[in-house]
Context: one part of a larger RNA
RNA sequence: GAUUGAACGCUGGCGGCAUGCCUAACACAUGCAAGUCGAACGGUAACAGCAGAGCUUGCUCUGGCUGACGAGUGGCGGACGGGUGAGUAAAGCGUAGGAAUCUGCCCAGUAGUGGGGGACAACUCGGGGAAACCCGGGCUAAUACCGCAUAAUCUCUACUGAGGAAAGGGGGCUUCGGCUCGCGCUAUUGGAUGAGCCUACGUCCGAUUAGCUUGUUGGUAGGGUAAUGGCCUACCAAGGCGACGAUCGGUAGCUGGUCUGAGAGGACGAUCAGCCACACUGGGACUGAGACACGGCCCAGACUCCUACGGGAGGCAGCAGUGGGGAAUAUUGGACAAUGGGGGCAACCCUGAUCCAGCAAUGCCGCGUGUGUGAAGAAGGCCUGCGGGUUGUAAAGCACUUUCAGUAGAGAAGAAAAGCUUACGGUUAAUACCCGUGAGUCUUGACGUAACCUACAGAAGAAGCACCGGCUAACUCCGUGCCAGCAGCCGCGGUAAUACGGAGGGUGCAAGCGUUAAUC
Numbered sequence: 001g002a003u004u005g006a007a008c009g010c011u012g013g014c015g016g017c018a019u020g021c022c023u024a025a026c027a028c029a030u031g032c033a034a035g036u037c038g039a040a041c042g043g044u045a046a047c048a049g050c051a052g053a054g055c056u057u058g059c060u061c062u063g064g065c066u067g068a069c070g071a072g073u074g075g076c077g078g079a080c081g082g083g084u085g086a087g088u089a090a091a092g093c094g095u096a097g098g099a100a101u102c103u104g105c106c107c108a109g110u111a112g113u114g115g116g117g118g119a120c121a122a123c124u125c126g127g128g129g130a131a132a133c134c135c136g137g138g139c140u141a142a143u144a145c146c147g148c149a150u151a152a153u154c155u156c157u158a159c160u161g162a163g164g165a166a167a168g169g170g171g172g173c174u175u176c177g178g179c180u181c182g183c184g185c186u187a188u189u190g191g192a193u194g195a196g197c198c199u200a201c202g203u204c205c206g207a208u209u210a211g212c213u214u215g216u217u218g219g220u221a222g223g224g225u226a227a228u229g230g231c232c233u234a235c236c237a238a239g240g241c242g243a244c245g246a247u248c249g250g251u252a253g254c255u256g257g258u259c260u261g262a263g264a265g266g267a268c269g270a271u272c273a274g275c276c277a278c279a280c281u282g283g284g285a286c287u288g289a290g291a292c293a294c295g296g297c298c299c300a301g302a303c304u305c306c307u308a309c310g311g312g313a314g315g316c317a318g319c320a321g322u323g324g325g326g327a328a329u330a331u332u333g334g335a336c337a338a339u340g341g342g343g344g345c346a347a348c349c350c351u352g353a354u355c356c357a358g359c360a361a362u363g364c365c366g367c368g369u370g371u372g373u374g375a376a377g378a379a380g381g382c383c384u385g386c387g388g389g390u391u392g393u394a395a396a397g398c399a400c401u402u403u404c405a406g407u408a409g410a411g412a413a414g415a416a417a418a419g420c421u422u423a424c425g426g427u428u429a430a431u432a433c434c435c436g437u438g439a440g441u442c443u444u445g446a447c448g449u450a451a452c453c454u455a456c457a458g459a460a461g462a463a464g465c466a467c468c469g470g471c472u473a474a475c476u477c478c479g480u481g482c483c484a485g486c487a488g489c490c491g492c493g494g495u496a497a498u499a500c501g502g503a504g505g506g507u508g509c510a511a512g513c514g515u516u517a518a519u520c
Stems, first nucleotide, its partner, number of pairs: 001520004006516005013367006019360002021325001026323003030320003035076003040073002043069002047067003050063006083278003092203007101195002106191008114148001116146002123138006154163003168183001170181004204250003211241003216238008253275004257268004280301005303314004331357001333356003339353001340351004370400004380391004404461001406456004414447001419441008464509005469490003475504005485492002
């Protein structure tokens, strides 16, 4: 000098864009953060409508009949998104390769979607319990479950054979036979995407850590896995690593990058992006295409809460917020309008992701605090050699302007869609339905009392901080008297202190200025 996720002191007008627990991976009150589908299913607890009945005339009852829908069965999603950096020096990360694998939803192709069965929730009846919840009897549906048939270029194989699936619901037409459309379902091939695995090289400090290793190193056979492999087991051999630093100890998430520097390098790894790991602590599996699963399950432990003492409930390193720790870090806000995600045919629902707003000079950038004129060089202050000098065109005065803030009015873009009507094309037996393209119409904005623009009034509301001995730009007076104090280094202060404190003046930065800490 540059820089910072900074803090502290003094001061503080506005706006834009960013950033904001670096410490206790400490403990957490409260609310919200993952649901959705009635076009899979049996149904009807609530609300509304409709129909019927009773009447006391505005109430009661009945009917799933309709819109819808609590609880339940079932499907998809809760493995994404969001948080944190404890662990990890390698099972990680970065770069470059590889072969022995899986891949829901998505895309393209081929083939199919036939015929049956038995249950279990909900419900009802009964029982237990303080509760959480649990047990038994009975009824019932399905895209839930299980066979049968059929089937390959699928799987296994001794190459002969064996195994081997599925589910329907919705729209339109109908002569009730069916036809058709789009959504599904099953098998399989290929793709895309995602994921698992292996190898080489690189990846901090310590030798005051020199030897380490028995599933250890390799082989054979088997098990296991989606898959290779001591991954696991049995047997066999005695290997494997190491001064090119093994092992042990300490520290640490890694990278793109960030800061600095002419570069080489050094330091760091906040925000943003990629990967990894973790989810009160330790262990385990289940389900599933995918987890050994933050807001799932089981066991153990610590802690907190409820209890009828028998037993139960919980996990903010999600967003806010609280206590605590600390020099120190924000609102228990708004909206799904946009972007994206989950579910759904869709309408739509959910979304503390996200978009916005609030707080903070925390940083960067921009703007303003007025402009011109004005010498009687006013008054006052300070200095003085008492003549004057300086503050100083500074003020006052005169003439203007009105950015920003204020008040009032007006006001884009962020909105594309979806829906409805209609034309054409595709599909089809069909001028239905559905899909695509075009036209018209109707709306949808949290921000937002916003941006931008116009008008109004009046210089009106808006400057501080540090320093002035040398380094280092900037000097005098008074007070003090090795005291009080200053100080980054040299050093100042013991009666004329440009170095302490105050004042006047000056210098440097400026809505900031200094100090401290840290890096180059």